[in-house]
Context: one part of a larger RNA
Molecule: small-subunit ribosomal RNA, 3' minor domain
Organism: Faecalibacillus intestinalis
Parts: sequence; structure tokens; C1' cells
RNA sequence: CACCGCCCGUCACACCAUGGGAGUCAGUAACGCCCGAAGUCAGUGACCUAACUGCAAGGAAGGAGCUGCCGAAGGCGGGACCGAUGACUGGGGUGAAGUCGUAACAAGGUAGCCGUAUCGGAAGGUGCGGCUGGAUCACCUCCUU
Repeated sequence: CACCGCCCGUCACACCAUGGGAGUCAGUAACGCCCGAAGUCAGUGACCUAACUGCAAGGAAGGAGCUGCCGAAGGCGGGACCGAUGACUGGGGUGAAGUCGUAACAAGGUAGCCGUAUCGGAAGGUGCGGCUGGAUCACCUCCUU
């Protein structure tokens, strides 16, 4: 490059990340229940025993064994958190001059915008309320010269 301008949304194509998603697979730390090694502790100890005691029998003390509490690993269970993946699905971003229209920018050809309701392929339309950040014309009030 200045209206042969600018510009909005749907749709189509490609790529990117992302939300939802029947689920699937893995991880983390807890929780509940089951089981329960070693070991301490407690109980028991008919069996065993060098130190002490006793002339001896035995006593004292100790031990094996048994039982219990705690208890690692393990098993089962329902949840929590987190990661990957998932048919399908929602919008978002980017991309060359794709498609449909033309909503906005001039009074943008119905002034625009905000809220809300409703309708429509899409921009959007319509109703109600609000704003001027509306052009034009007329009038009123005030200010300045």
C1' cells in the first nucleotide's frame, strides 16, 4: 500500500497442547484384619545343671522346654493421593490468498455498547432495562472570548 480499506463468527483441512471420559496398567504413604521370625519382658517350668549352702538327701540360684504381650517380613481388604494410557467427546491455539455470509469500524447503510431472556448455519436478530464512549437538527442553562 489509506473504503477496491479494515474486520467478525460458523464450517472444512493440518498440526499442537489441554478439559471430560466406561475403564485399563503402574507407583506412594497410611489404615483395618489375618499370620507371626529373631529378641526383650512377664508367667510357668514334672525335665536339666559346674561355682553358693549342705556329710548326704536336698535347698538356693540358673537353664532347656511351654504359654502370653510387643513385634519385622508376608497375606487379605476397602479407601486416599499421584503418574501413564483410553473408544468417544468439549472447547482453545497456530497455519497459505479454503467455504458461507457481512456482525463491528463512517449515521458502517437498523447508532453502538452493557446486563438479561429468547430465537437462529454463523457472525447475529428480537424483547425488556441501562449507558453515551452516538451523527444530524432545534431549544434551554452555564462558562470563556